The RNA shown here (Bacterial RNase P class A) has 395 nucleotides and comes from a Chloroflexota bacterium.
Its mean pLDDT, the model's own confidence on a scale to 100, is 76.

[in-house]
RNA sequence: UCAGUGGGCCGGGUGGCCGCGGGCCCGCGAAAGGCCCGAGGAAAGUCCGAGCUCCACCAGGCGGGAUGCUGGGUAACCCCCAGGAGGGGCGACCCUACGGAAAGUGCCACAGAAACAUACCGCCAGCGUUGGCUUGGCCAGCUAAGAUUUAGUUGGGUCUAGCCUGCCGGUAAGGGUGAAAUGGUGAGGCAAGAGCUCACCAGCGGUGGGGUGACCCACCGGCUGGGCAAACCCCAUCCGGAGCAAGACCAAAUAGAAGGGCUAUAGGUGCCUGGCCUACCCUUGGGUUGGUCGCUGGAGGUGGCGGGCAACCGCCAUCCUAGAUAGAUGGUCACCGCUUUGGGCUGGGUAACUGGCCUAGGGUACAGAACUCGGCUUAUAGGUCCACUGGGGUC
Numbered sequence: 001u002c003a004g005u006g007g008g009c010c011g012g013g014u015g016g017c018c019g020c021g022g023g024c025c026c027g028c029g030a031a032a033g034g035c036c037c038g039a040g041g042a043a044a045g046u047c048c049g050a051g052c053u054c055c056a057c058c059a060g061g062c063g064g065g066a067u068g069c070u071g072g073g074u075a076a077c078c079c080c081c082a083g084g085a086g087g088g089g090c091g092a093c094c095c096u097a098c099g100g101a102a103a104g105u106g107c108c109a110c111a112g113a114a115a116c117a118u119a120c121c122g123c124c125a126g127c128g129u130u131g132g133c134u135u136g137g138c139c140a141g142c143u144a145a146g147a148u149u150u151a152g153u154u155g156g157g158u159c160u161a162g163c164c165u166g167c168c169g170g171u172a173a174g175g176g177u178g179a180a181a182u183g184g185u186g187a188g189g190c191a192a193g194a195g196c197u198c199a200c201c202a203g204c205g206g207u208g209g210g211g212u213g214a215c216c217c218a219c220c221g222g223c224u225g226g227g228c229a230a231a232c233c234c235c236a237u238c239c240g241g242a243g244c245a246a247g248a249c250c251a252a253a254u255a256g257a258a259g260g261g262c263u264a265u266a267g268g269u270g271c272c273u274g275g276c277c278u279a280c281c282c283u284u285g286g287g288u289u290g291g292u293c294g295c296u297g298g299a300g301g302u303g304g305c306g307g308g309c310a311a312c313c314g315c316c317a318u319c320c321u322a323g324a325u326a327g328a329u330g331g332u333c334a335c336c337g338c339u340u341u342g343g344g345c346u347g348g349g350u351a352a353c354u355g356g357c358c359u360a361g362g363g364u365a366c367a368g369a370a371c372u373c374g375g376c377u378u379a380u381a382g383g384u385c386c387a388c389u390g391g392g393g394u395c
Stems, first nucleotide, its partner, number of pairs: 001391010012336007020038006040366001044377002047375005052243004057275006064239005069083005084098001085096004099234002104232002106228003120175002122171003126167002131164004136159002138156008183201006202224001204221007247293004257284005265279004300319008337364012
């Protein structure tokens, strides 16, 4: 200096004028005035978990849902931290829907001989002549030379050998198909092959050791068919329901209406059963659309110390930081900040390289609480800090 990995912070400021919400003071008084506070890292999505509220409750069962390696953290979680295994990357690091396929059921299309099962091609041995070809020999004929042999040629169900085909047997190494084909690579061996044997590796089983554990290491051994559970399922753990439009209170109004059921019945916040409790339950219709609370002091923030690899926990001190309800925090002007483009001036350093100022323009993200909190996910112009990895350059 370029490219990257992991983590944190900020994400606009100041002033003037006008305009808002809440609290406090003063005050007869929303008269005026003064003081204090007033959106987020995600307030978003509503995906999880809770606090809180209501449903009388207890027990058992079912269903449904969720999670899924181990150990910790937490109020809890599908979250966070630290590890393990598998995978990706040169690396820093990152990803995982990560229990079980000998409990059962099911699927693996097409291709291929064959996908809980096998021989298409191929290789090898044997038989034998079903048929054929070739070399050489033999027999017969013919021709030539020349002489009883030589050479050439024709025929022969004549002989031997070889090859193809045929029959039978061995093979699963090689080839083909496929996502996947009786573990992989190599050597020996074999008629040709095969863990048949051996070496290394993977898997499985056994023994021993390490670790809280997931798992890891070493040694031994016969040699050994798979995949899918983000298929149904099995196993382990957890879960009552509904939700701030929950719910409580005050005020007010109307139709203490109509129909049906009923103390054996009905109702009692997933369903069933049992206990228990209540006196009402169901349907239709009508009235009240007002106000107060819930509503902000918290599993709270900040600082320091201690424990822990860390997540986080403990102790001490200190602070109170929106509570709206057609829904407030805005409008306008000016200056600045940050960033970017062009132009100009100028500094530091041995070098590689790297700053500052002026001027003229452009831009300034994602986005708004509604009971609260812990997470996850998504969106985001930019700026900055820390640690680490890889490349290049330079005394």